[in-house]
């Protein structure tokens, strides 16, 4: 600046940034009568013969005369003045920024110039002439305008004279002026007009100044090199022309120059400056208002006039546009002030006045002035003021929140008492802004009444505006909004919404409890403004001059050589360019800053100063740098003598091995792999021996060894050749370092031509692997690898570390040389030098790390970097045979990409350790039938939950009704249940027959108890009504509580200290040891906590105490209480004289004696709203509640926990033995009797160590039978008959008896439990429960094994370490094609527009030149004529236009290329772990 919301006043500023787009209308430059001829208008004067006619007189009353006044007309006479001639001014003032990257601007200089008006000086201003406009007459035209004729004036025009002077010159000379007007006037003259004199204003010539302008030079002034070469008047000279003036400014001739990497040329952009904004500064951005300069005036060109223009409101021409027209022709230029349309997000009045300031003209008065001064509009900005002040708690009402108690809004309001700025009304205010000028009078000066100076007077002059200011009146009366409130950033709650709507500057909010959305209450900030958007600087040291970097984050050219350039050792002298100092000039004013002053203050205005960091001139200084001269030896180099070496090039040559060929021996395989196959082999392979051919590479030596600038270089010999190092001397004398461009070299692959080809081996083929396998593996195999010549020129060309030089602790290796010492020698020690390594101090570093071979401290020079992607891509240029290389963007898109380190997690990484984890064993499961649970399906309903381990005989320790939550149907609505309020009711509460109904429910006969009382009533009851109840409805992802799991795994942490910039580390790691972070030792750690262990319960041994029962006592056993006992305590061994381990003794028990309880920090948004509790939401004649019936028990199927079996270690029959834990009064139930049995009758005992379940058992043992079979195994299924519980066994219970007698002959892949009183086998009891589906669960005892070499592997876990692109943490991350959508972009046959040049054609106006037969006043001439001039014609130049071929830039284009982005697409799995082929 704009936009949104809002808006009280004043002051001061500012106000088309876009279309230099087009403009209606009005105004913006005129003035001078003291230059002129004049007189259209106005006014005056004079005249006035026209008209009228006051007055007066006369009158015959018809009229006549007089003639004031008015008036037509006349007179330029005066004031003045339209048009015209003439002068001055329209070149200033005002506007705009299109063009312009230098004909510009800024700063500082310069010489070859002009300058009207102005100032100062000098000298003049004499005397003549001819025209012409106006005007008149005539004519053409619509108009604009023009033509002809006749007259006239001048300060218009033209000669002559003079020449102070000025100009030119060949130094003789030549040339050049002028104008008057006005005022006044004494003498003199006069044609009476005046002359003359004088003053003022003019005029002419010239000098100087001032002012203004023109020209030249230096320096500075944007971006692009994907613009590298540009230039023919180009550069210079000579001569001429031209200009006010230097000059290629122009022309002719001559020469061939000039500019450019210090960026020419070209392209794009842009008016420049003082200043302005920002910044600590340096800088960066900018060029509104104000001021200086420039440029432009519809677009392009041109000149004229003039002192000055190539002229905004002048002329001519061309073009576009607009207007008028009678169609013939004409007119116009707001980027002046207003204003209009248009464009735009956007920018004002068709105002007042010349009063002030300034300008033009004028002697002046004055006129003109959209300059200017003011007013109007706009919160556009800056500044100031106000919208009230004090008091006021019942903390009012209302709003909002609430834990319902209250809190907050809030002294805020109301109320009471004040004040009156501002606004309103009225009055005052001729205040200030104004001092002059003009005019008049006087005085001085003077010849003077000019000029000049002084004094006095006069009457004035205000647009703003009745404004500023002052006074008064009335009354809180006339005046508050905007944004924000998750963090950054000051400010918090409620409701609504529910990834919706929306917010958002960045991070990010919103998926039902949003301080982030919307609204409200409250709060915060600013305040007549507040927010938003856009722009600039800052922060950003994020382009780093001040003040950055380049090992790994972006960044050292692959390496060298060397040009320009940059930098450069020691000494002396000279110079004084850089440098430093002084002085002078300049650096306009305004602005900024400081000190004052004026508006009530401030903003604002104003006086002075400072500053203006710059440039120039001059005078000094000479340390340093530069330049010059002369020297030096330390840098650098040369010479001499040695040394090491895969340094390079060429030629020759050697052996081992592979392959092939020939021959011999020999026989069935070879080869290859994880395993195979393809392949080779009976035509004789592989193997083995001999001989031969050919190519390539050089084992051992061999080494973080050597050489080279890098790439790179490896058998041996020879030739040629480059460099390095060491030692001691001599020499040269700074010869040096770096190095933009340039040039050279440059692995592998690749390309061209010609050779060569043993092995290896892209492509390719086959075989495998695989879901696939265009791969990994195998068998073959061509280019290529090799040589010569020529290209290519790139690599993780890496030390990811440019070159050179100097300085800065060391230690230990190693290579080449030298010196010294020791040693017989080999060799060793020390010193030194040149390399090459490891560690490390200081220091540096983000850390990792580097550390005399620096990434330390410095210097010199070069290269390179500036978020990721797009992209090292596109286009263009250069190079290349090609492949491609080099240089190298943008649109678009993301909020990151990246480095180093940390903690975790993970790895088909590593090391160590543990666990019924594997292994060793025993028994199961998976197959059958059945039981139970789940999924699925079905259904009106099959209620709900639990879902890998850690759901699935789980919630449920027991669904026929009930339970029950589900379905169907029937009812109720303050309700089945709780509390409270109000009203009513009285044989109330309670029991409740008949009758209806499936029941609930309805119905009411009948019976009928109350408590307290102050006698009013109250409690309880019933009915009505209102609050409310109720919900197994939703959300376990809002929660509490509880639980599962890792895991009874050994871990998880803290304080202080230390280390680290920090995250963090240390402790807790290490060596041992343990079941254990258990303990010991060590250690920058020392301690501590939660876990481990122990303390607790129980079993085993024992002592004591007490006790029931068994007829009694003791003992024992038992029951149940209190103690003891076991601690690596003792011995031996080895072990770090440790901890601990191994063995032994004793002991009931030995190293945690067995079992239980006990579960760290945490993980899984694990489970549970249906156990309970609970926020929020939903429901309220229903999702509540009551009832009947049904369902949860369904059934093609699948899974899980089990039971019973398949049989002889067994089944059946008979006999016989031994438990423990438990339970029992709505119960357990004995004896006895009945029944085959389930059971029935019966009733003793027992509230339990007493009675009962319960003789308590079964497996076991003894005897018999069965004899390997679908059986005397197995018992499913089904039929019949019964029993029991219960209101009721149909759906849907259990049991008994008889009959029936299915599958099944030990169970695939797989999978599971268990290490001792364990597994396995056997039975018993209990809870729930009327009964039962229990084969489940929880306990109890009986019988009672096998095996563990060991830790390679599977699973889980612990600790250390390593890698990581993972951190939702591998169920992670992530890549590419394809498919779809959107966007920008490259190529593209072309199409189209713009732009600047070039060639040619045409050529307006105009200047200049030529011609000029036509025309022609001034001068010359007596005249003829001449001089001069004009029209016309013509030449050069020349705008616009036309045409042609190219250049550059843009738009568009079928199709096409890749790119980016997009919740859930397809295919694979390339990368990150050894990522499964590093």
């Nucleotide at each position: 600046a704009a936009c949104g919301c809002u808006g009280g006043c004043g002051g001061c500023a500012u106000g088309c940034u876009u279309a230099a787009c087009a403009c209606a209308u009005g105004c913006a430059a005129g003035u001078c009568g003291a230059a002129c001829g004049g007189u259209a208008a106005c006014a005056g004067g004079c005249u006035g013969a026209u008209g009228u006619g006051a007055u007066c007189c006369c009158u015959u009353c018809g009229g006549g005369g007089u003639g004031a006044g008015c008036u037509a007309g006349g007179c330029g006479c005066c004031g003045a003045c339209g048009a015209g001639u003439g002068g001055c001014g329209g070149a200033c003032g005002g506007g705009u920024g299109a063009g312009u990257a230098a004909u510009a601007c800024a700063u500082a200089g310069g010489a070859a110039u002009c300058u009207a008006c102005c100032c100062a000086g000098u000298a003049g201003u004499g005397g003549g002439g001819g025209a012409u406009a106006a005007c008149u007459u005539g004519g053409a035209g619509a108009a604009a305008u023009c033509c002809a004729u006749g007259c006239u004036a001048a300060u218009a025009c033209c000669g002559c004279a003079u020449g102070u002077g000025c100009c030119c010159u060949a130094c003789g000379g030549g040339g050049c002026a002028a104008a008057g007007c006005a005022g006044g006037g004494g003498a003199c003259c006069u044609u009476c007009g005046g002359g003359c004199c004088u003053u003022g204003c003019g005029c002419u010539a010239u000098u100087g100044g001032a002012u203004g302008a023109g020209c030249c030079u230096a320096u500075g002034u944007c971006g692009g090199a994907u613009u590298a070469g540009c230039u023919a008047g180009u550069u210079g000279g000579u001569a001429g022309g031209g200009u006010a003036a230097a000059g290629g400014c122009c022309u002719a001739c001559c020469a061939a120059g000039g500019c450019g990497a210090c960026g020419a040329u070209c392209c794009g952009u842009a008016g420049c400056u003082g200043g302005u904004c920002u910044g600590a500064g340096a800088g960066g951005a900018u060029g509104a208002u104000c001021a200086g300069c420039c440029a432009c005036a519809c677009u392009g060109g041109a000149a004229c006039u003039g002192a000055g223009a190539c002229a905004c409101g002048g002329u001519c021409c061309a073009g576009a546009c607009u207007c008028c027209u009678a169609c013939g022709g004409g007119a116009g230029g707001c980027a002046g002030c207003a204003g209009u349309g248009g464009g735009g997000a956007a920018u004002a009045u068709u105002g007042c006045a010349c009063a002030a300031u300034g300008g033009g003209c004028g002697c002046a008065a004055g006129c003109c002035u959209g300059a200017u001064g003011c007013a109007g509009c706009a919160a556009u900005g800056c500044c100031g003021c106000g919208u009230g002040u004090g008091u006021g708690a019942a903390g009012a009402a209302g709003g909002c929140c609430c834990g319902c108690g209250g809190g907050u809004u809030g002294u805020a309001a109301a109320g009471c008492a004040c004040u009156u700025u501002u606004a309103u009304u009225g009055g005052g205010a001729a205040a200030g802004a104004g001092a002059a000028a003009c005019c008049c009078g006087g005085a001085g000066c003077u010849a003077a009444u000019a000029c000049c100076u002084c004094c006095g007077g006069c009457a004035u002059u205000g647009a703003c505006g009745g404004u500023a200011c002052c006074c008064a009146a009335a009354g809180a009366a006339u005046a508050a909004g905007c944004a924000c409130c998750g963090g950054c950033u000051a400010a918090c709650u409620c409701a609504g919404u529910g990834c919706c709507a929306g917010c958002a500057g960045c991070c990010g909010c919103g998926g039902u409890a949003a301080u982030a959305c919307u609204g409200a209450g409250g709060g915060u900030g600013c305040g007549a403004g507040c927010g938003u958007u856009a722009a600039u600087c800052g922060g950003a040291a994020u382009u780093a001059c001040u003040g950055g970097g380049c090992g790994u984050a972006a960044a050292g050219c692959g390496a060298g050589u060397g040009u320009a350039g940059g930098c450069g050792g020691u000494u002396a002298c000279c110079u004084a360019a850089g440098u430093c100092g002084g002085a002078u000039g300049u650096g306009a004013a305004a602005g900024c800053c400081c000190c004052g002053g004026g508006c009530u203050u401030a903003a604002c205005c104003u006086g002075g100063g400072a500053a203006u960091u710059g440039c120039a001139u001059u005078c000094g200084a000479u340390a340093c740098u530069g330049g010059g001269u002369a020297a030096c030896u330390g840098g650098a180099g040369u010479u001499u003598g040695g040394u090491a070496g895969a340094g390079g090039u060429a030629a020759g040559u050697g052996g081992a091995a592979u392959u092939c060929c020939g021959g011999g021996u020999g026989u069935a395989g070879c080869g290859g792999u994880g395993a195979a196959a393809u392949g080779c082999g009976u035509a004789g392979a592989u193997a083995u021996c001999c001989g031969g051919a050919g190519g390539a590479a050089c084992a051992u030596c061999a080494g973080u060894g050597g050489c080279g600038a890098a790439g790179g270089c490896g058998g041996c010999u020879u030739a040629c050749u480059g460099g390095a190092c060491c030692a001691a001397a001599a020499c040269u004398g700074a010869c040096g370092c770096u190095g933009a461009g340039g040039c050279u070299c440059g692995a592998a692959a690749g390309c061209g031509u010609g050779g060569g080809u043993a092995g290896c081996a892209a492509a390719c083929a086959g075989g495998a692997u695989u879901a696939g396998a265009u791969a990994c593996c195998c068998u073959g195999g061509u280019a290529g690898u090799c040589c010569a010549c020529g290209c290519c020129c790139u690599a993780a060309a890496c030390u990811a570390u440019g070159u050179c030089a100097a300085c800065u602790a060391g230690a230990c290796g190693u290579u080449g040389g030298g010196c010294u010492c020791a040693u017989u020698a080999a060799u060793g020690a020390g010193c030194u030098u040149a390399g090459u390594g490891u560690c490390g101090u200081a220091g540096c570093u983000a850390a990792c790390g580097c550390g005399u071979u620096a990434a330390g401290u410095u210097g010199a020079c070069c290269g390179c970097c500036u978020g990721g992607g797009g992209a090292g891509u596109a286009c263009g240029g250069c190079c290349g045979c090609a492949a491609g290389g080099u240089u190298g963007a943008a649109a678009c898109u993301c909020a990151a990409a990246g480095g180093a380190a940390u903690u975790g997690a993970c790895g088909g990484g590593g090391a160590c350790c543990c666990g019924c984890a594997c292994a060793a064993g025993c028994g199961g499961u998976g197959g059958a039938g059945c039981a139970u649970g789940u999924g699925g399906u079905u259904u009106a309903a099959u209620u709900c939950g639990a879902u890998g381990c850690a759901a699935c005989a789980c919630g449920a320790a027991g669904a026929a009704c009930c339970u029950u939550a589900c379905c169907u149907g029937g009812g109720c609505u303050u309700g089945a249940c709780a509390u409270g309020g109000u009203c009513g009711u009285a044989g109330u509460a309670g029991u409740g027959a008949a009758c209806c109904g499936a029941a609930a429910g309805g119905g009411g006969a009948a019976c009928g108890a109350g408590c307290c009382u102050u006698c009013g009533g109250g409690c309880a009851g019933c009915g009505a009504u209102c609050a409310c109840a109720g919900g197994u409805g939703c959300u376990g992802c809002a929660u509490g509580g509880c639980u599962g799991u890792c895991g009874u795994c050994a871990g998880c942490u803290c304080g202080u200290g230390u280390c680290g910039u920090g995250a963090g580390a240390u402790g807790u790691u290490g060596g041992g040891u343990u079941a254990a972070g258990u303990c010991c030792c060590g250690c920058a750690a020392c301690g501590a906590g939660c876990g481990c262990a122990a303390c607790c319960c129980u079993c085993g041994c024992u002592a004591c105490u007490a006790g029931u029962u068994a007829a009694a006592u003791c003992u024992g056993u038992c029951u149940a209480g209190u103690g003891g006992g076991a601690c690596u305590g003792c011995c031996g061994g080895a072990g770090u004289c440790a901890a601990a381990c191994c063995g032994g003794a004793g002991g009931a028990a030995g190293g945690u004696g067995g079992g239980g309880a006990u579960g760290a920090c945490g993980u899984c948004a694990a489970g549970u709203c249906a156990g309970c509790a609970u926020g929020g939401c939903c429901u309220u004649u229903a999702u509540g509640u009551c009832c009947a019936g049904g369902g949860c028990u369904a059934c093609a199927c699948a899974c899980a926990c089990g039971c019973u079996a398949c049989a002889a270690u067994g089944g059946c029959c008979g006999g016989u033995a031994c438990a423990a834990u438990g339970g029992g009064u709505c119960g357990c139930c004995a004896a006895g009797c009945c029944g085959c049995g389930a059971g029935g009758c019966g009733g003793a005992g027992c509230u339990a160590a007493u009675c009962c379940c319960a003789u308590c058992a079964a497996a076991g043992c003894c005897g018999g039978u069965c004899u390997c079979a679908g059986u005397u195994c197995g018992g499913a299924u089904u039929g019949u008959a019964g029993g029991c519980u219960g209101c009721a066994a149909c759906c849907c219970g259990c049991c008994u008896a008889c009959a029936u007698g299915a599958a099944g002959u030990c169970g695939g892949a797989g999978u599971u439990g268990c290490u001792a009183g364990u597994a396995a086998c056997c039975g018993c009891a209990g809870g729930u429960c009327a009964g039962c589906u229990a084969u489940a669960c929880u306990g109890c005892g009986g019988u009672g094994a096998a095996u563990a070499c060991g830790u390679u592997c599977c699973c889980g876990g612990g600790c250390c370490u390593u890698g990581u692109a993972c951190a939702c943490a591998c169920c992670g991350c992530c890549c590419g094609u394809c498919a779809c959508g959107u966007c920008a972009u490259g190529g593209g046959a072309g199409c189209u527009g713009g732009u600047a040049a070039c060639g040619c054609c045409u050529g307006a106006a105009g200047c200049c030149g030529g011609u000029g037969a036509g025309c022609u006043a001034a001068c010359c001439g007596u005249a003829a004529g001449g001089a001069g001039g004009c029209a016309g014609c013509u030449g050069u130049c020349g705008a616009a236009g036309g045409u042609g071929g190219g250049g550059c830039c843009g738009g568009u284009g079928a199709c096409u290329g890749g790119g980016a982005c997009g919740a859930a697409g397809u295919c694979g799995u390339a990368a990150c772990a050894a990522g499964g082929u590093a």
The prediction has a mean pLDDT of 83. Predicted 3D model of a 1478-nucleotide RNA (small-subunit ribosomal RNA) from a metagenome. Its Rfam family is "Bacterial small subunit ribosomal RNA". Gene Ontology terms of the family: ribosome and structural constituent of ribosome.